[in-house]
RNA sequence: AUGGGCCGCUGGACGGUCGCGUCGCGGGUCGCUUCGGCGGCGCCGCGCCGAGGAACGUCCGGGCUGCACAGAGGAGGACGGUGGGUAACGCCCACCCGGGGCAACCCGCGAGAAAGUGCAACAGAGAGCAGACCGCCCGCUCCGGUUCGCCGGGCGGGUAAGGGUGAAAGGGUGGUGUAAGAGACCACCGGCGUCCGUGGUGACACGGACGGCCAGGUAAACCUCGUCCGCAGCAAGGCCAGACAGCAGGCGUCGACGCUCCUCGCCGAGUCUGCGGGUAGGCCGCUAGAGGGUACUGGCAACAGUGCCCCGAGAGAGAUGACCGUCACCGAUCGCUUCGCCGAUCGGGACAGAACCCGGCGUACAGGCGGCCCAUUCCC
Numbered sequence: 001a002u003g004g005g006c007c008g009c010u011g012g013a014c015g016g017u018c019g020c021g022u023c024g025c026g027g028g029u030c031g032c033u034u035c036g037g038c039g040g041c042g043c044c045g046c047g048c049c050g051a052g053g054a055a056c057g058u059c060c061g062g063g064c065u066g067c068a069c070a071g072a073g074g075a076g077g078a079c080g081g082u083g084g085g086u087a088a089c090g091c092c093c094a095c096c097c098g099g100g101g102c103a104a105c106c107c108g109c110g111a112g113a114a115a116g117u118g119c120a121a122c123a124g125a126g127a128g129c130a131g132a133c134c135g136c137c138c139g140c141u142c143c144g145g146u147u148c149g150c151c152g153g154g155c156g157g158g159u160a161a162g163g164g165u166g167a168a169a170g171g172g173u174g175g176u177g178u179a180a181g182a183g184a185c186c187a188c189c190g191g192c193g194u195c196c197g198u199g200g201u202g203a204c205a206c207g208g209a210c211g212g213c214c215a216g217g218u219a220a221a222c223c224u225c226g227u228c229c230g231c232a233g234c235a236a237g238g239c240c241a242g243a244c245a246g247c248a249g250g251c252g253u254c255g256a257c258g259c260u261c262c263u264c265g266c267c268g269a270g271u272c273u274g275c276g277g278g279u280a281g282g283c284c285g286c287u288a289g290a291g292g293g294u295a296c297u298g299g300c301a302a303c304a305g306u307g308c309c310c311c312g313a314g315a316g317a318g319a320u321g322a323c324c325g326u327c328a329c330c331g332a333u334c335g336c337u338u339c340g341c342c343g344a345u346c347g348g349g350a351c352a353g354a355a356c357c358c359g360g361c362g363u364a365c366a367g368g369c370g371g372c373c374c375a376u377u378c379c380c
Base pairs, nucleotide, nucleotide: 001376002375003374004373005372006371007370008369009368010367012327013326014325015324016323017322018321020050021049023047024046025045026044027043028041029040030039031038032037052351056362057361059360060359061358062357063356064233065232066231067230070263071262073261076229077228078227079226080225081095082094083093084092085091096110097108098107099106100105111224112223116222117221118218119217133163134162135159136158137157138156139155140154142153143152144151145150171189172188173187174186175185176184190214192211193210194209195208196207197206198205199204237284238283239282240281246275247274248273249272250271251270254268255267257265258264291310292309293308294307295306296305297304298303329348330347331346332345333344334343335342
């Protein structure tokens, strides 16, 4: 220099004009009044504040709240290498194994297929206790040819070494063996199982002995094993004010109810379902939190601890914007007394938008910045 890998940050700045929302203050207006005030408002003015890295999707996990938050088994669901982090997780970190890459590094829904059941298009003779299409080999009282050596065909059998099909054809190489062959047997190698040793917290790695010649794939198919999980959600839920009308059916005075069953508990009279009626006003919940930044300490890291500092949306499911100017950034074109980190003109700026709150994941995104690392090449 070129190409690449990983991690992190950022998502315009300032000013003016107009506009929107909550709140505060002042005014206006309306209502009530014990005349002191109090309350309301699609009203006016002033002031403060007013979205994000994803506020998004609502896919996981938790807090919080209610259900009357009991136990064990079952059903159902989720997850799945090992160790750690965390409030928790299906997330994150480190490592292991497998695959990809020259490498930095990346990818993996990564338990079990020698428990059982199921499934596999097309091609192919055969696809799951394999399979004779071609080939190879043997036999024949069969047929044809013959230079009498045999050759070709047919029939009966043997054979998984060779060919061919396929994503996949039941270890590989060499030898013995045989009519030809075959783990039929042998050696070595690979893989598997059991046991042992060494290292590691562990997944696992390395080494040794023995065994039988060898075991296909698929569990985001049923299934098996292990771990975890009550259900519902801020329209949760609580308080105040106000309105209304109940009816029918099921089960119940030893059983409703608590996902099912069992035990157990609670309650001591209701409870469940359907139809119908009323209201849809105010307040709380509501935002300072597993919060952020920074320094130090521990740790490979995720993360944790301590000190200091910082944190002004909280609604009706509804606001947070537009225009102008200057500057910065990017792109295109043009210019030159200085070819640059210069000047001029024109153009551009995304994805998206809180509504109980956090931790993640996933997805979208005009662009910009920084750090570390790898490969190749060149120069000193």

This is a predicted structure of a 380-nucleotide RNA (Bacterial RNase P class A) from Leucobacter ruminantium. It is recorded under the gene name rnpB. The source organism's lineage runs through Bacteria, Bacillati, Actinomycetes, Microbacteriaceae and Leucobacter. The RNAcentral record of the sequence draws on ENA and Rfam. Its mean pLDDT, the model's own confidence on a scale to 100, is 76. Rfam family: Bacterial RNase P class A. By type it is a ribozyme.